[in-house]
Context: one part of a larger RNA
Molecule: large-subunit ribosomal RNA, domain VI
Organism: Bacilli bacterium
RNA sequence: CGUUGGAUGUUUGAAGGGUUCUGUUUUUAGUACGAGAGGACCGAAGUGGACGAACCUCUAGUGUAUCAGUUAUCGUGCCAACGGUAUGUGCUGAGUAGCUACGUUCGGAAGGGAUAACCGCUGAAAGCAUCUAAGCGGGAAGCCCUCCUUAAGAUGAGACAUCCCAAACUCUUUAUGAGUUGUAAAGGAACCAGAGAGACUAUCUGGUCGAUAGGUCGAGAAUGUAAGCAUAGUAAUAUGUUCAGUUUAUCGAUACUAAUCAUCCGUCAGG
Numbered sequence: 001c002g003u004u005g006g007a008u009g010u011u012u013g014a015a016g017g018g019u020u021c022u023g024u025u026u027u028u029a030g031u032a033c034g035a036g037a038g039g040a041c042c043g044a045a046g047u048g049g050a051c052g053a054a055c056c057u058c059u060a061g062u063g064u065a066u067c068a069g070u071u072a073u074c075g076u077g078c079c080a081a082c083g084g085u086a087u088g089u090g091c092u093g094a095g096u097a098g099c100u101a102c103g104u105u106c107g108g109a110a111g112g113g114a115u116a117a118c119c120g121c122u123g124a125a126a127g128c129a130u131c132u133a134a135g136c137g138g139g140a141a142g143c144c145c146u147c148c149u150u151a152a153g154a155u156g157a158g159a160c161a162u163c164c165c166a167a168a169c170u171c172u173u174u175a176u177g178a179g180u181u182g183u184a185a186a187g188g189a190a191c192c193a194g195a196g197a198g199a200c201u202a203u204c205u206g207g208u209c210g211a212u213a214g215g216u217c218g219a220g221a222a223u224g225u226a227a228g229c230a231u232a233g234u235a236a237u238a239u240g241u242u243c244a245g246u247u248u249a250u251c252g253a254u255a256c257u258a259a260u261c262a263u264c265c266g267u268c269a270g271g
Stems, first nucleotide, its partner, number of pairs: 001153001005164007015150004021049007033038001051107005059101004066094005071086006111145003118138004165270001167181005172175001182268001187265003191207005212258003215254005221247003228241005
């Protein structure tokens, strides 16, 4: 821009894309078959491999604004206590959320239709025979559906539900025209707080009729028993106060802070 007024939401499915794998064990059954040796079809049940998707409850990894330990050195006047640098975490031990696989769950199931090779029924030409010439069946991981997914720019532009707009005049070359005054909807955008989203955009949530983010409070979880003081020891240190102190992403609550007020587009009943 189109889809013949505008808008919001829900859809149909023309046409595309994806998937399509397979081992082994038990049973049927030591049965059918076979002199024996050996040894099934069909059917039923279980358990794996590879591949794929989703997810983070468990296990595990990461987790550079979490907690703790520690060396050298510098600083806060000194002790103590802290802070900086040593990889753009100094090193080390742990680790929430998130992200992930080595983890978990699920999938390729079943079925229908038309067929291939092939197997048939009836049956002439050709008194027989013949699956074929007329006619009618069976038959594959393959084909078309079924399953997942994109999808009306499918210009053949679809469907449904709901919402919105109910006016006067002037001019002229009388036209799908120009202008004046009035009107400005539904809805959308912009702006702002953001994340279940994210390169940007887009998407989604919220904007005081408010829990959108931050803060605060509580809970969870992580780390592992803070500082100060007291006691014991010459001291390093240990013990008590103290499962303490501190804390990022998680959960809940709470308008304390910031989402203020305003703005713009979109019209007037529709080839």